Transfer RNA from a Deltaproteobacteria bacterium, 73 nucleotides, folded computationally. Rfam family: tRNA. By type it is a transfer RNA. The RNAcentral record of the sequence draws on ENA. Taxonomically the source falls in Myxococcia (Bacteria, Pseudomonadati, Myxococcota). The prediction has a mean pLDDT of 80.
[in-house]
RNA sequence: GUGCGUGUGGCUCAGUGGUUAGAGCACCGGGUUGUGGCCCCGGGGGUCGUGGGUUCAACUCCCACCACGCACC
Numbered sequence: 001g002u003g004c005g006u007g008u009g010g011c012u013c014a015g016u017g018g019u020u021a022g023a024g025c026a027c028c029g030g031g032u033u034g035u036g037g038c039c040c041c042g043g044g045g046g047u048c049g050u051g052g053g054u055u056c057a058a059c060u061c062c063c064a065c066c067a068c069g070c071a072c073c
Stems, first nucleotide, its partner, number of pairs: 001072007010025004018056001027043005049065005
């Protein structure tokens, strides 16, 4: 340089055009316990990598860029 893939809470990931963006773990508060862990209840945290475009409507489709990974040169 060329091609492909990935980018969504702190972490690992789901969400294949539709109404409120979710789960597990982690974190915070409470319960339980002699203390802690396990377990149970509740809670906070996201401008979906960035910028544009298409659409009545975009995490989702298109373009460019950025970061990371793989292959080739």